[in-house]
A computed fold for a 109-nucleotide RNA from Noviherbaspirillum cavernae, annotated as c-di-GMP-I riboswitch aptamer. It matches the Rfam family "c-di-GMP-I riboswitch aptamer". Gene Ontology term of the family: cyclic-di-GMP binding. Its mean pLDDT, the model's own confidence on a scale to 100, is 80.

C1' cells in the first nucleotide's frame, strides 16, 4: 500500500410523521423527529420508479370552416380552436430501488 470483512469505541447521517419557505408536481430546503444505515458520503452515465407548468405525438368530444381555415394578402380543407385522455418523444425529480463511477473514518484478518 491494497484486499476482505464489521463483533467493539468514539463519532456520523436521519424513514414515516410535525412546522415554516420553495416548486403546477414528482419533489427539494431548514427546523423538530427517529424507522432504520458501515458509505443512507458524492454523481441522473445505465434500467428502474415517479411528475406533467410548456412543446411534441395519437384518441375521443364539441365549436368553427368553400358565404374560405390555418394566415392580412396571394393561396386554398379533413383544415383550425378548445376541453378531456392517452403516450412518455420531451422536460424534470428519487443516490434511503438495483448496477456503474468517484472518494472515505475506526476495529479486525
Nucleotide at each position: 500500500c491494497a484486499g476482505a470483512u464489521g463483533c467493539a469505541a468514539g463519532g456520523g447521517c436521519a424513514a414515516a410523521c410535525c412546522c415554516g419557505c420553495c416548486g403546477c408536481g414528482a419533489g427539494g430546503c431548514g427546523g423538530g423527529g427517529a424507522c432504520g444505515c458501515a458509505a443512507a458520503g458524492c454523481c441522473a452515465c445505465c434500467g428502474g420508479a415517479c411528475u406533467g407548468c410548456a412543446g411534441g405525438g395519437c384518441g375521443c368530444a364539441c365549436g368553427c370552416g368553400a358565404u374560405g381555415a390555418a394566415a392580412c394578402g396571394a393561396u386554398g380543407a379533413g383544415g383550425c380552436g378548445c376541453g378531456c385522455g392517452c403516450u412518455g418523444c420531451c422536460a424534470g425529480u428519487c443516490a434511503g430501488c438495483g448496477g456503474a463511477g468517484c472518494c472515505g473514518c475506526c476495529a479486525u484478518c